[in-house]
Context: one part of a larger RNA
RNA sequence: GGAUUAACGCUGGUGGUGUGCCUAACACAUGCAAGUCGAACGAACUUUUAUUACUUCGGUUUUAAAAGUUAGUGGCAAACGGGUAAGUAAUAAAUAAGUAACCUACCUUUAAGUCUGGGAUAACUCUUUGAAAAAGGAGCUAAUACCAGAUAUUCUUAUGUAAACAUAUGCAUAUAUAAGGAAAGUUUUUUCGCUUAAAGAGGGGCUUAUUUCUGAUUAGCUAGUUGGUGGGGUAAAAGCCUACCAAGGCGACGAUCAGUAGCUGGUCUGAGAAGAUGAACAGCCACACUGGAACUGAGACACGGUCCAGACUCCUACGGGAGGCAGCAGUGAGGAAUAUUGCGCAAUGGGCGAAAGCCUGACGCAGCGACACCACGUGAGCGAUGAAGUCUUUAGGGAUGUAAAGCUCUGUCAAGAGGAACGAUUAUGACGGUACCUCUAAAGGAAGCCCCGGCUAACUACGUGCCAGCAGCCGCGGUAAUACGUAGGGGGCAAGCGUUAUCC
Numbered sequence: 001g002g003a004u005u006a007a008c009g010c011u012g013g014u015g016g017u018g019u020g021c022c023u024a025a026c027a028c029a030u031g032c033a034a035g036u037c038g039a040a041c042g043a044a045c046u047u048u049u050a051u052u053a054c055u056u057c058g059g060u061u062u063u064a065a066a067a068g069u070u071a072g073u074g075g076c077a078a079a080c081g082g083g084u085a086a087g088u089a090a091u092a093a094a095u096a097a098g099u100a101a102c103c104u105a106c107c108u109u110u111a112a113g114u115c116u117g118g119g120a121u122a123a124c125u126c127u128u129u130g131a132a133a134a135a136g137g138a139g140c141u142a143a144u145a146c147c148a149g150a151u152a153u154u155c156u157u158a159u160g161u162a163a164a165c166a167u168a169u170g171c172a173u174a175u176a177u178a179a180g181g182a183a184a185g186u187u188u189u190u191u192c193g194c195u196u197a198a199a200g201a202g203g204g205g206c207u208u209a210u211u212u213c214u215g216a217u218u219a220g221c222u223a224g225u226u227g228g229u230g231g232g233g234u235a236a237a238a239g240c241c242u243a244c245c246a247a248g249g250c251g252a253c254g255a256u257c258a259g260u261a262g263c264u265g266g267u268c269u270g271a272g273a274a275g276a277u278g279a280a281c282a283g284c285c286a287c288a289c290u291g292g293a294a295c296u297g298a299g300a301c302a303c304g305g306u307c308c309a310g311a312c313u314c315c316u317a318c319g320g321g322a323g324g325c326a327g328c329a330g331u332g333a334g335g336a337a338u339a340u341u342g343c344g345c346a347a348u349g350g351g352c353g354a355a356a357g358c359c360u361g362a363c364g365c366a367g368c369g370a371c372a373c374c375a376c377g378u379g380a381g382c383g384a385u386g387a388a389g390u391c392u393u394u395a396g397g398g399a400u401g402u403a404a405a406g407c408u409c410u411g412u413c414a415a416g417a418g419g420a421a422c423g424a425u426u427a428u429g430a431c432g433g434u435a436c437c438u439c440u441a442a443a444g445g446a447a448g449c450c451c452c453g454g455c456u457a458a459c460u461a462c463g464u465g466c467c468a469g470c471a472g473c474c475g476c477g478g479u480a481a482u483a484c485g486u487a488g489g490g491g492g493c494a495a496g497c498g499u500u501a502u503c504c
Base pairs, nucleotide, nucleotide: 001504002503003502004501006500007499008498009497010496013376014375015374016373017372018371019369020368021334026332027331028330030329031328032327035076036075037074040073041072043070044069045068046067047066048065049064050063053060054059083287084286092212093211094210095209096208097207098206099205102204103203104202107200108199109198110197111196112195113194114193115149116148117147118146124139125138126137127136128135129134155180156179157178158177159176160175161174162173165170185192213259214258215257220250221249222248225247226246227245228244229243230242231241232240262284263283264282265281266277267276268275269274289310290309291308292307293306312323313322314321315320340366342365343364344363348362349360350359351358352357379409380408381407382406389400390399391398392397413445415440416439417438418437419436423431448493449492450491451490452489453474454473455472459488460487461486462485463484469476470475
């Protein structure tokens, strides 16, 4: 000098764009943050219309149709999106490869099919227990829920054959035999679905190589350890697991141990080499009160799911239950320090749905903070050998100073009045009567902070008297202090200025 998620002191006019718990991965009141589909299903209820019976003419009731609502069964989603950086020095990340060792819901394309049956169960009714959370028994019913059978390939498994290619097992293609395996209906009759197979796209799993902080005052580490065979296991290779066998494997090219740390694109500094860093934005990993485990599912070992244990908080009729903000707001605590319990789904994106639509603290906006960057303003011209005041003086004067006053103008910002968008396409605008435009009035409402001994741009007077104080370094102050304090003047930057902290 530059930089900062900054803080503190003094000061503070406007707008735009960004940005805002770096500390306690501390504890959390309250509200919201993941639902949706009645065009899968039975049922219940509501409304309207028609209709039957009764009628005290108010209505009540039977049946049918239409429209609507939804507790339950069922489907899809909830594994995305959002948060945080505790752990992790390699089960991670970056880059480059491999997978002849693999998976993939929804979507796209292609081919074929969608046949015949069955038994339950929730809801509901009755009932039991319990303070509650909830749980049990009996009876009834439906499905795109569940089960059985048929048919079927380029599907799966087993055994063969052929040629090409690979070479460690092989691989995919063609072909043969045997065995095995599917499906679901719905609708306004147009669809939308369902099953099997092949391919694609996008997404993932696994493996390899290289690189990735400090310490040797850490030198030896390792028994599932290293390899093999059999078996198991997975979507899949593999000590991934297991039995047996062998005795290996890693290490001064730093193993092991200890400390610290999410990694990267990037960011800051620097001419570069390089050093530092990883806020915001983007990619990947990890985590969700702490530890462990699996279930469901195409996908989780699952932030707003389940189970077990622990700590903590809450309810309780003491028998037993409930909870998890590192989602958005917000509270307490910690701290030098970091915002609203706001508006809207109008846009973009996501979930469900045939659609209308519903949901969406993602997101779009608004609010607060000079926290940062950028832009603008606080007026412009003329105006005296130069007012007053103030400071100074050798008392003549000099400085403040064209500065003010005065005269002539202008109209940015702010204020008041009127108009008024783009963002949206046929409709739909939170922002917002906002941006923007026009008019009105009027210099009016809008300048501070630090410094002036040298480094370093800028000097005098008074006070003080090694005191009070200053100070980044050198150093100032003990009676003429350009270095302390005040004043006048001056210099620098400017809605900021200075200090502190950290990096280059």
The prediction has a mean pLDDT of 85. The part of an RNA shown here (small-subunit ribosomal RNA, 5' domain) has 504 nucleotides and comes from an uncultured marine cyanobacterium. RNAcentral holds the full RNA, with entries from ENA and SILVA. Rfam family: Bacterial small subunit ribosomal RNA.